[in-house]
RNA sequence: GGGGCCGUAGCUCAGCUGGGAGAGCGUCGCAAUGGCAUUGCGAAGGUCAGGGGUUCGAUCCCCUCGGCUCCA
Numbered sequence: 001g002g003g004g005c006c007g008u009a010g011c012u013c014a015g016c017u018g019g020g021a022g023a024g025c026g027u028c029g030c031a032a033u034g035g036c037a038u039u040g041c042g043a044a045g046g047u048c049a050g051g052g053g054u055u056c057g058a059u060c061c062c063c064u065c066g067g068c069u070c071c072a
Stems, first nucleotide, its partner, number of pairs: 001071007010025004019056001027043006049064005
C1' cells in the first nucleotide's frame, strides 16, 4: 500500500426485508428481611465511531478515523 470483518448504553452484544433504538450484566430508587445477601418492581443512561449522500424517514451507500485479520 491492497483485500476482508467489525465500531449500537459503563461492559458483552442483538437489531431479519428502511418506520418502536433494545437484551443480559452493571448503576440508582422502592418493596419483602432485624440487617446483609437475594428476589420482585421501577428508573436513569445512546450525536447507533465522525462527515457527506439517497429517502418523507437510515441501522442503507460513499469517504475518513479506529480495532482485528490476510496479502504484499